[in-house]
Context: one part of a larger RNA
Molecule: large-subunit ribosomal RNA, domain IV
Organism: metagenome
RNA sequence: UCAUGGCUAAGGAACUCGGCAAAAUAGCCCCGUAACUUAGGGAGAAGGGGUCCCACUGAGAGGUGGGCGCAGGAAGUGGCCCAGGCGACUGUUUACCAAGAACACAGGGCUAUGCAAAAUUGAAAGAUGAAGUAUAUAGCCUGACACCUGCCCGGUGCCGGAAGGUUAAAGGGAGGGGUUAUCUAUCGCAAGAUGGAGAAGCUCUGAACUGAAGCCCCGGUAAACGGCGGCCGUAACUAUAACGGUCCUAAGGUAGCGAAAUUCCUUGUCGGGUAAAUUCCGACCUGCACGAAUGGUGUAACGAUCUGGGCGCUGUCUCAGCCAUGAGCUUG
Numbered sequence: 001u002c003a004u005g006g007c008u009a010a011g012g013a014a015c016u017c018g019g020c021a022a023a024a025u026a027g028c029c030c031c032g033u034a035a036c037u038u039a040g041g042g043a044g045a046a047g048g049g050g051u052c053c054c055a056c057u058g059a060g061a062g063g064u065g066g067g068c069g070c071a072g073g074a075a076g077u078g079g080c081c082c083a084g085g086c087g088a089c090u091g092u093u094u095a096c097c098a099a100g101a102a103c104a105c106a107g108g109g110c111u112a113u114g115c116a117a118a119a120u121u122g123a124a125a126g127a128u129g130a131a132g133u134a135u136a137u138a139g140c141c142u143g144a145c146a147c148c149u150g151c152c153c154g155g156u157g158c159c160g161g162a163a164g165g166u167u168a169a170a171g172g173g174a175g176g177g178g179u180u181a182u183c184u185a186u187c188g189c190a191a192g193a194u195g196g197a198g199a200a201g202c203u204c205u206g207a208a209c210u211g212a213a214g215c216c217c218c219g220g221u222a223a224a225c226g227g228c229g230g231c232c233g234u235a236a237c238u239a240u241a242a243c244g245g246u247c248c249u250a251a252g253g254u255a256g257c258g259a260a261a262u263u264c265c266u267u268g269u270c271g272g273g274u275a276a277a278u279u280c281c282g283a284c285c286u287g288c289a290c291g292a293a294u295g296g297u298g299u300a301a302c303g304a305u306c307u308g309g310g311c312g313c314u315g316u317c318u319c320a321g322c323c324a325u326g327a328g329c330u331u332g
Stems, first nucleotide, its partner, number of pairs: 001327008010318002014316001019313001027051005036041001038144001052067006068072001079311007086303002091103002107142007119128003145298004150228003155225002157221005164216003170210002175205005182197006229247005256290001257287001268284005
C1' cells in the first nucleotide's frame, strides 16, 4: 500500500450522478393502527409498552436449588413514511455485460373454418389440428377492473358483384412465303443454258372471330393498413373571439389528457416544497410533434422497476485515527 473484518470524540448525507456501501430495524407477548379501497385489503401500517423473580453460595464471573406465566429474544432474524411515472396482478426473458416500462397473462375484439374443416408440414403417401366439431380450432390485434372507444372507405388491403371494356393457352383459318410435276420465253444444229408462270403434296407463317380468372368497373368494410386542414375579419377600454367570410379535403382530432417515458424554443409561467432546486409535485395550454383496442383517461393491490421528498441511522463525508487477519519482497 492492497484485501477482508472490528471500534471511534463532535457533527449526521455536509459525500455522491444517486444514501452506492455501511449502519440501523429485527424474535415473542400486549396495546394501538390513517388516507384510500375492487370492502378482500392497505396492515407486521405507523406508533408505544414488556421481555424474568426468589433463596443459598462466591471478591466477582458464576454455581446450586426453588417459583410463576400464553410469552423472560443464543444464532438466525423487516428500517419506516409521503408523493408521482410505467406495467393491473403471480409468472417469463437476452445460459456468459440488460430482469425491465420488454414478453406472457385472465379479460376484450376482428377474421377464417361445417369436418376428407380452416391452418401447418411433406415430393407424395401421410401426419398435426383431433381420437376435437363453432361454448371448437387457427391467425391477428388489444391487455385485470371502472368510464369509454368520435369522424373519414379518396389511397392500399380484404369481401361481395356481374352488365360492359381489356385479356393467356387453345380453337379458328382469310391470306402470304418456300419447294416443283408441268407449261412457257430467249439463246443454241443438238445436248443443253438462262429466265417466267406454277397444280397437288410437304413445309414455314398467319388476319378476322371464339376464348376464364385477373385488372378496369360497381358496392361494402377502419377493435383492416391507415388518415383526422389553411387564411382573413368581428364584441362600447384593452385583450380575446361565442360569430361571419373564403379556399381546400375522403374526412378535418370528438371525449379525455397535456412542457407529459411525448415540449424544440425551455431552467416556459404561476403555486408548493428548500436558506438556496435545470430534478420533483399541483396548475395553466402557446400540443415544434397527445388522443381513443399501433387503445384514451383513471385506478385499490402488487414491483430486487424508475423518479422526488422526509424520519430513523450511520466513517458516505468534515478528516481522519486505531486494532485484527491475510497478501506484498526473496528463494524453493